[in-house]
RNA sequence: UAACAGUUUCAAGGGGUGGUGAAAGUCCACACCGGCGGUUGUACGGAGCAGGCUCCAUACUUAAAGUCCGCAAACGAACGUUUUACGACGUUCGCCGAAUCGGUGAGAUUCCGAUACCGACGGUGGAAAAUAUCUCUUGCUGACGCAAGACCUAUUUUCUGAAAGUCCGGAUGAGAGAAACGACAG
Numbered sequence: 001u002a003a004c005a006g007u008u009u010c011a012a013g014g015g016g017u018g019g020u021g022a023a024a025g026u027c028c029a030c031a032c033c034g035g036c037g038g039u040u041g042u043a044c045g046g047a048g049c050a051g052g053c054u055c056c057a058u059a060c061u062u063a064a065a066g067u068c069c070g071c072a073a074a075c076g077a078a079c080g081u082u083u084u085a086c087g088a089c090g091u092u093c094g095c096c097g098a099a100u101c102g103g104u105g106a107g108a109u110u111c112c113g114a115u116a117c118c119g120a121c122g123g124u125g126g127a128a129a130a131u132a133u134c135u136c137u138u139g140c141u142g143a144c145g146c147a148a149g150a151c152c153u154a155u156u157u158u159c160u161g162a163a164a165g166u167c168c169g170g171a172u173g174a175g176a177g178a179a180a181c182g183a184c185a186g
Base pairs, nucleotide, nucleotide: 006181007180008179009178010177016030017029018028019027031166032165033119034118035071036070037069038068041060042059043058045056046055047054048053049052066117067116075094076093077092078091079090080089081088082087099115100114101113102112103111121169122168123167125160126159127158128157129156130155131154132153135150136149137148138147139146140145
């Protein structure tokens, strides 16, 4: 000198009322919630091609998404590193839900109106029997102790049940990305 590597911070919401039931924020009726980026038109210029369209740049303007396009998280697999092992981390691949109609307008599956639909993985209740430890009660005993019974807990077995976008957990994590800083530290 150059805003380059990078650094820092931030980055998800929601069960209220009633019903059934031994038990439900899990079922039923109504209720409530919605991560990140993109998505307008006109004008002038340039590029491509047979066309009229497409793309790029600039200026002005704009229209805003759970369900459109793309992505993240989650879940699965393979490979690699590491570990005695279980695992942990990394890379790649896979998987990854759901919307229509009408209106306004130059333009909206995005706004307005109406009616719909969707939501990762793991967890979650009760009863009985057997065994075991502790404790308690009663009986027996001079005592140590023994026997019977009861509760709790644990394990095993059997029977039965209730099912999560909203509860608990991994997660004080990770992250699509956003903002600031950017010679303070490298």